This is a predicted complex of two RNAs, RNase P RNA and transfer RNA, with 468 nucleotides together. The prediction has a mean pLDDT of 75.

RNA sequence: AGAGCCGGCCGGGCGGUCGCCGCAGCUCGCCGUCGGGGCUGGGGAGGAAAGUCCGGACUCCGCAGGGCAGUGUGCUGGCUAACGACCAGCGGGGGCGACCCUAGGGAAAGUGCCACAGAAAACACACCGCCGAACCCGCGGCCUGCCGCGGGUGGUAAGGGUGAAAAGGUGCGGUAAGAGCGCACCGCCGACGUGGCGACACGGCGGGCAGGGUAAACCCCACACGGAGCAAGGCCAAAUAGGGGGGCGCAUGAGGCUGGCCCGGCCCAGGCCCCCGGGUAGGCUGCUCGACCCCACGGGUAACCGCUGGGGCUAGAGGAAUGAUCGCCGCUUCCAAGGAGCAGCUUUUCCUUGGGAGGCACAGAAUCCGGCUUACAGGCCGACUCUGCGA
RNA sequence: GGGGUCGUAGUUCAGUUGGUUAGAACGCCGGCCUGUCACGCCGGAGGUCGCGAGUUCGAGUCUCGUCGGCCCCGCCA
Numbered sequence: 001a002g003a004g005c006c007g008g009c010c011g012g013g014c015g016g017u018c019g020c021c022g023c024a025g026c027u028c029g030c031c032g033u034c035g036g037g038g039c040u041g042g043g044g045a046g047g048a049a050a051g052u053c054c055g056g057a058c059u060c061c062g063c064a065g066g067g068c069a070g071u072g073u074g075c076u077g078g079c080u081a082a083c084g085a086c087c088a089g090c091g092g093g094g095g096c097g098a099c100c101c102u103a104g105g106g107a108a109a110g111u112g113c114c115a116c117a118g119a120a121a122a123c124a125c126a127c128c129g130c131c132g133a134a135c136c137c138g139c140g141g142c143c144u145g146c147c148g149c150g151g152g153u154g155g156u157a158a159g160g161g162u163g164a165a166a167a168g169g170u171g172c173g174g175u176a177a178g179a180g181c182g183c184a185c186c187g188c189c190g191a192c193g194u195g196g197c198g199a200c201a202c203g204g205c206g207g208g209c210a211g212g213g214u215a216a217a218c219c220c221c222a223c224a225c226g227g228a229g230c231a232a233g234g235c236c237a238a239a240u241a242g243g244g245g246g247g248c249g250c251a252u253g254a255g256g257c258u259g260g261c262c263c264g265g266c267c268c269a270g271g272c273c274c275c276c277g278g279g280u281a282g283g284c285u286g287c288u289c290g291a292c293c294c295c296a297c298g299g300g301u302a303a304c305c306g307c308u309g310g311g312g313c314u315a316g317a318g319g320a321a322u323g324a325u326c327g328c329c330g331c332u333u334c335c336a337a338g339g340a341g342c343a344g345c346u347u348u349u350c351c352u353u354g355g356g357a358g359g360c361a362c363a364g365a366a367u368c369c370g371g372c373u374u375a376c377a378g379g380c381c382g383a384c385u386c387u388g389c390g391a
Numbered sequence: 392g393g394g395g396u397c398g399u400a401g402u403u404c405a406g407u408u409g410g411u412u413a414g415a416a417c418g419c420c421g422g423c424c425u426g427u428c429a430c431g432c433c434g435g436a437g438g439u440c441g442c443g444a445g446u447u448c449g450a451g452u453c454u455c456g457u458c459g460g461c462c463c464c465g466c467c468a
Stems, first nucleotide, its partner, number of pairs: 001387004006382005012329007020044002023041006046362001050373002053371005058229004065263004070225005075089004090104001091102004105220002110218002112214003127160002129156003134153009168186006187209001188207003192203004233285003243276006255267003278467002292312005297306003330360003334355007392464007401417004410448001419435005441457005
């Protein structure tokens, strides 16, 4: 200098004017209630407020017991209020490397599927090839029971060929040809030893080798799961035709108890369900200070934690406010001039100065938190890797 | 807040238990027919299977994530 990799942070700034939504104080007038006006002070979106994909807090339900079904998770150890998130590792895969990815239990419980090609795709098999040891047939030779040639029964799985995948791989020996048939190394399986909390790693020993893939196919195993959601829930107010029709049930039982079924349990009899018709479309509360944020210190590799110290608090609306405009500055883009890089020229790049116009991403709280995912103009900081050159 | 469903050619839809080259109709383009147009006949083009990953030998189909459209439910008596 070029290429790359990982992490953290910011996400326009300052001021003026006019508005919008809450809060506090003072004040004005009205009133049946909700509420209205004025002045002053102070506050008013985010890193994702988003998607609603997980997990909790909180609230309610007629305590949530059993079975079936269902859903989720799935290497190990941590962390946490909790989690499928996060952290640290193990195994596997990719990259020269920094580093990245990983739904990663079980295929000797069972079932299904594996197109085309190929001999054969799961009870393995034999198309080409190789062989002629053993048996049979034919021909020839002679030394008359042997040899040679051809064929058959057959042997083989080395080589070729097909495929994503073909019953371990390489080498040597061995053989008629071959083959874990034998041996060495690698792989695999088993038990053992050592190290580690553990996943697992390493070591020597034994066994010639078990036996394709697929469970993001059904399934099996282990563990977990009661349901609903701030329109939860509580209080007050307003309104009326508490009307009409149909169905079911009145105790051997309809219906309800908010995921589906059965049983159990509980509730219930002027009861329940459906349709038509009717009414209200206020207000208060829950509500925003909380597993809260920042810095330091301490513990831990880290996520994270703390009877530690200091500082901070900042929307709580309820169809929904946070906006508009002006000035200066910043960034970007365009034009002009000058300079540098070059031996020189064109293109181009960089720097400085001046001017003009436009723009400044993604987006927008709705009970609140912890994560994940997705969108995002531009910019800043830090750690590391590879290659080239120079000292 | 909760639940469901869909996305395949320009349009409307098929696509089986993953299987090789993803189809149909209408539309579009070219030719024939006709004096001309329409109809008709013949031929043809046209696909990121919404998008991105993964599983698998192989994905429109299975899984995960993501984007977009459409639909449904909620008060009192």
It holds a member of the Rfam family "Bacterial RNase P class A". It is annotated as a ribozyme. Rfam describes the family as follows. Ribonuclease P (RNase P) is a ubiquitous endoribonuclease, found in archaea, bacteria and eukarya as well as chloroplasts and mitochondria.